[in-house]
Molecule: transfer RNA
Organism: uncultured Coriobacteriaceae bacterium
RNA sequence: GGGCCCUUAGCUCAGUUGGCAGAGCAGGGGACUUUUAAUCCCAAGGUCGUGGGUUCGAGACCCACAGGGCCCA
Numbered sequence: 001g002g003g004c005c006c007u008u009a010g011c012u013c014a015g016u017u018g019g020c021a022g023a024g025c026a027g028g029g030g031a032c033u034u035u036u037a038a039u040c041c042c043a044a045g046g047u048c049g050u051g052g053g054u055u056c057g058a059g060a061c062c063c064a065c066a067g068g069g070c071c072c073a
Stems, first nucleotide, its partner, number of pairs: 001072007010025004019056001028042004049065005
């Protein structure tokens, strides 16, 4: 220098064909228990890497850039 893949909650990841942003775990509150653990319930937590574009509408499609990984040179 070239090619491919990844980037969504604190962490691990879904999100299919463009139409409400989600799950598990962690953390918080509660129930249960003599207490802890386990189990169950509840709530909270988001600039969907950044900036543009397309569209009535973008996490998703297009472009550029950034970060990470793999391969080639």